[in-house]
Context: one part of a larger RNA
This record gives sequence, structure tokens and C1' cells, in this order.
RNA sequence: UGCUGGCUGCCUGAGGGGAAAGGGUCCCCAGUACGAGAGGAACGGGACGCUGUGGCCUCUAGUUAACCGGUUGUCCGACAGGGCAAAUGCCGGGCAGCCACGCCAUUGGGAAUAAGGGCUGAAAGCAUCUAAGCCCGAAGUCUCUCCUGAAAAUAGGCAGCCGUUCCCAUAAAUGGUUGAGCUGGUAACGGCUCGAAUCUAUGGGACGAAGGCUCCCAUAAAAGAUGGGUUUGAUGGAACCGGGGUGUAGGCUGGAAGGUUUCGACCGACCAGCUCAGCCCGCGGUCUCCAACCG
Repeated sequence: UGCUGGCUGCCUGAGGGGAAAGGGUCCCCAGUACGAGAGGAACGGGACGCUGUGGCCUCUAGUUAACCGGUUGUCCGACAGGGCAAAUGCCGGGCAGCCACGCCAUUGGGAAUAAGGGCUGAAAGCAUCUAAGCCCGAAGUCUCUCCUGAAAAUAGGCAGCCGUUCCCAUAAAUGGUUGAGCUGGUAACGGCUCGAAUCUAUGGGACGAAGGCUCCCAUAAAAGAUGGGUUUGAUGGAACCGGGGUGUAGGCUGGAAGGUUUCGACCGACCAGCUCAGCCCGCGGUCUCCAACCG
């Protein structure tokens, strides 16, 4: 863009895709049937494991240039706190996330058939699964269950909502609708008068469903798209609490091998206590403090 008004939601399923499943071992059946014995099944049921496929992160691992700690050299005069060391100086750990080596799932129906097995049954008084007709029959074929799929041009269906509206001004009657009345014809069916609004045209104005944009975001993400929220709010941030990571901060106090000493004392790696501390968090909850405003 098309599908012949627009929007939203839900479907159908022509067609398309896949291998989504494929083997094995063991146990029961059963030392049974069978067989002189030696040996030795099946139908059916169950357990385990392998390969493939799809998903997930509770556990076990890996990673984790967010994070915590240790430590060397050097620099900021020292302490404290840090910078740099070939994009982490090196090392010990490590949640979330991502992942496999980890965990979960991975069948059952239907249809038509093949070889084959049959029923009835003639040609051919019999017989015959076949000639007419009919019933079965495979890990194979098709199909449902899985994914996709109204652009399937025969362009589908269902439901809801909105629109095709309203107002003002001007113009128009021979017309359509409508109200009252008169009148013709046995009837089917007509004729006439009056009034009103309105249909219509031109110009101007107003309303309007749903969606999108803007704004805060993430279970989404190259851009689009997708999904959530927007004060009738816990969507993101901050704060607090919880849950976690690291491993006991700084400072002070008390010790300390020893060293120096003018004999007064000073220095001192390290140890212990305050202290499961300190620091930190891509996680959860609470809470309108901030931003989801105005359009």
C1' cells in the first nucleotide's frame, strides 16, 4: 500500500517447519511354555542409563574489569586515605546475572496402507483371500498433540466502541416526509387547500472513539518493535529494614621479641579487647521524600 469507514481485543487454520525423538541394559513374567537333556522364549509390566531436543538456575561447579580483603614497588612529607605498575600490579574470596559439568521435561491417539492373515464368493454345481464385495495388518506414510500462520487476491470469522454528527448565517420549492381539513369513485384508487419542521447547497464554528507521541521504566532491546507504570501511583531513584559478599575497619586501651639510652625514657614488627566489626550490594520488602509534569 492492498483487502472498500476507522479502532481495539479475541479467534479460525489454507499453507509452512521439526527427528523431536532414537537406541540400549537389567528386573518381573520365568528357569515357566518348549525340549530326552543341554538349553531356553514370548505377550505384558517396571527400573536404570546413553544420545539428541526444549527449558531453567533450587543444588553442584565455572565466570563475575560491580564488591570485600591481603600484599610488593613507587608517588602524594609521615599517619589515615588514595594514584600507578602494558585496558584488574599480583594474590585470596565472591551474591545477582550468564551459563554446564548441574536440574526439569521429552508421550499418547486416529486414518489409509505394504508384505502378510482372513470372511463371503463365482467364473469352473467342487475348491479358491478376488474376479464384484468385506475385515485385519508395520519402527514406515498421512494426521491430532508442538511452533508459525488472514497478503489464504476466494485477501476470513466473532465481539465491543466510534464515525457517517451538532450549531450559526445565507439561499431555495416544481420536489420528498409529516399534521389538520375539504372532496370524487360501489371498490381497487385518487384530487385540492393550509401549516410546520426537515432533507439539500455554500461559508464559518464545535464535539468526537481508539491509538500514537511526550514522561518514569524493564521480564524487552542494534534502530524500530515488545512489555509495565503515569498521583485513583510502589514504575524508577533516595531512605530504612531484611537478605547477602568479604572477614573483624579506623582510633584508643592493654601487652610485645628486641633495639637505643645522657638511665629520665624512647622506638618497635606483631598480639588481644572495644568488634561476627567496618565497608559494600545489579536482590526483596516498606515508605510518596524526588521524578512519572504540562500537553

The prediction has a mean pLDDT of 82. This is a predicted structure of a 295-nucleotide part of an RNA (large-subunit ribosomal RNA, domain VI) from a sediment metagenome. The full RNA is in RNAcentral, with records from SILVA. It matches the Rfam family "Bacterial large subunit ribosomal RNA".